[in-house]
Large-subunit ribosomal RNA, domain I from a Phycisphaerae bacterium, 561 nucleotides, folded computationally.
Context: one part of a larger RNA
């Protein structure tokens, strides 16, 4: 020096645990903000560093309701001083206060700071008084835009622009995803690459709602018919498109979800007001395509409603936001401890679960079941309530006549684009830009160039619940989900420490014990660390604390060189 064994140290694997995560389902909520938000700065406690709460009324103030003996949040104990059955702390609801920054809004600004105007007040001075002045302070107010009303008023005659005044809680900013619209890539794929693809994706911007969008056929279909829209399944990787490459990729139909879902204008016509005599405004009327309305004739009594179709409110009911009641067990044994074992009982609409010194239906919290609200919020239904009609002119229905009405710089066309499965193709259809530009019910659009016949629908105005999408957030339940290198980045002071000029990046770190009973006292000592006794405990598990593997280090013994 090596090997083996033993005993230790170091180290923190493993096992067990869970305070935290992850996912799914159901219900709720789906917004907050100039009445100043989200997010912060700075303060605020008897002593007070972080977190939490709160705001100069500052871990809080007032009221109502619940609750009933302790309380002064937490890391985190102790001391001090207090509060409380005259009901505290705590829980639910409503109110008050709410510094400064921040849309930030009197002006400025390097956010949490600086500097003002005006009114009123406090204080001081002057004045007989009315009143005036002033260092400082308090309270209020003073941004911009929109909208409504009014005054004034150019170039320029009427006017308009502009200016001014009054009123207005109308806007702005924030917010996870979902939604609509305006813009809109590239990497990539095509085994290169340009059309193409990725993809109308990512991203930017605008706008909105609890959903949004869409929506009551100028739709489809196929000679049969259907009957708004949205979503799902299928049709179907089909028909198609495609340097016919890579790839892209429907629809009708059928089956479901939903559905007592459909409505309102413009116009003809009638009436009223005004009129520059062109018409304008108001009210009635009216709203469709087996044609409708208008005009004339006849029949005719109830019909509906607040999500659209006109619109407001109240009461009752139910649910949620605190809570309350809530059955039934003891003895012995082992043990540090009984919930374990043994014996004999009991409850059960409750044998879900958690806790308690080991495994508890009957110890605690609970669970099944039942009860409950001053106040706040929400919703269905009922009633009150509201609308139309009941005269024959107008709810509604049938017939006849007439040819008055039915959305124009529109449809179409040309050129240039675009969306559809459709990449210009034989290219219909949709939507834009530029130009051109109809018919008018004997009318017009569509049925994939175009023409005919046939079928079908009625554009150029508007509104519309449900079924559908999502989850920053609240509550509940569940899991062949994780168990501290896992599960969120974060079970701990976590978006913290730390890094970066900055945008931003971003950790590690859980466990004594049932209970601190956290080791009085003695000894060694540099009076520190550490250790030895003593004591606690079931056990030192001794705070560098459950278990305590390996690498690594040391000591002892044996063998070996």
């Nucleotide at each position: 020096g090596g090997u083996a064994c033993a005993u230790g140290g170091u180290g923190g694997a493993u096992g067990c645990c869970u305070a935290g995560g992850c996912g799914u389902c159901g219900a709720g909520a789906g917004g907050c903000g100039a009445u100043g938000a989200a997010g912060g700065a700075c303060g605020u406690g008897g002593u007070a560093g972080g977190c939490u709460g709160c705001g100069a009324u500052a871990a809080g103030c007032c009221c109502c309701g619940g609750g009933g003996a302790g309380c002064u949040g937490u890391c985190a104990a102790a001391c001090g001083a207090g509060c409380a059955u005259u009901g505290a702390u705590c829980c639910g609801g409503g109110g008050a206060u709410g510094u400064c920054c921040g849309a930030a809004u009197g002006g400025g600004g390097a956010a949490a700071c600086c500097c003002g105007g005006c009114a009123u007040c406090a204080c001081u001075c002057c004045g007989c008084a009315a009143g005036g002045a002033g260092a400082u302070g308090a309270u209020g107010u003073c941004a911009c835009g929109g909208c409504g009303g009014g005054c004034u008023g150019a170039a320029u005659g009427c006017a308009u622009a502009g200016g001014c005044c009054c009123g207005u809680a109308c806007g702005a900013g924030c917010u996870a995803a979902c939604c609509c619209a305006g813009g809109g890539a590239a990497c990539u794929g095509a085994a290169a690459c340009a059309u193409c693809u990725c993809a109308g994706u990512a991203c930017c911007u605008g706008g909105a709602g609890g959903a949004a969008a869409g929506g009551a056929a100028a739709u489809c279909a196929a000679c049969c018919g259907a009957g708004a829209c949205u979503c799902c399944g299928u049709c179907a990787g089909u028909a198609g498109c495609g340097g016919c490459g890579a790839g892209c990729g429907a629809a009708a139909g059928c089956g479901g979800a939903c559905c007592u879902a459909g409505c309102c204008c413009a116009a003809a016509c009638c009436g009223g007001u005004c009129u520059u005599c062109g018409g304008a405004c108001c009210g009635g009327g009216g709203u469709u395509g087996c044609g409708g309305g208008a005009a004339c004739c006849g029949a005719g009594a109830g019909c509906g409603g607040u999500u659209a179709c006109a619109a407001a409110a109240g009461u009752c009911u139910u649910g949620c936001c605190a809570a309350c009641c809530g059955a039934a067990g003891u003895a012995c044994c082992u043990g540090g401890a009984a919930a374990g074992g043994u014996g004999c009982a009991c409850c059960a609409c409750a044998g879900a679960a958690g806790g308690u010194g080991a495994c508890a239906g009957u110890c605690c919290u609970g669970u099944a079941g039942g009860u409950g609200a001053c106040g706040g919020c929400a919703a269905c239904g009922a009633c009150u309530c509201c609308g139309c009609g009941u005269u024959a002119c107008c709810a509604u229905c049938g017939g006849u006549u007439u040819a008055c009405c039915a959305g124009a710089g529109u449809a179409g066309c040309a050129c240039g684009g675009u969306g559809c499965u459709c990449g210009u193709g034989g290219a219909a259809c949709u939507c834009c830009g530029u130009g051109u530009g109809a018919a008018g019910c004997u009318g017009g659009g569509g049925g994939g160039c175009c023409c005919a016949c046939c079928c079908u629908c009625c554009a150029a105005g508007g509104c519309u619940a449900a079924g559908u999408a999502c989850u920053c957030c609240u509550c509940g339940a569940c899991g062949a989900c994780c168990g501290a290198u896992a599960g969120u980045g974060a079970a701990c002071a976590a978006g913290u420490a730390a890094g970066g000029u900055g945008a931003c990046u971003g950790a590690a770190a859980g466990g004594u014990g049932a209970a601190a009973a956290g080791a009085a006292c003695c000894c060694c000592u540099a009076c520190u660390a550490g250790g030895g006794g003593a004591g606690u405990u079931a056990a030192a598990a001794g705070a560098a604390c459950c278990u305590g593997a390996a690498a690594c280090c040391a000591u002892g013994u044996a063998c070996u060189u």

Its mean pLDDT, the model's own confidence on a scale to 100, is 80.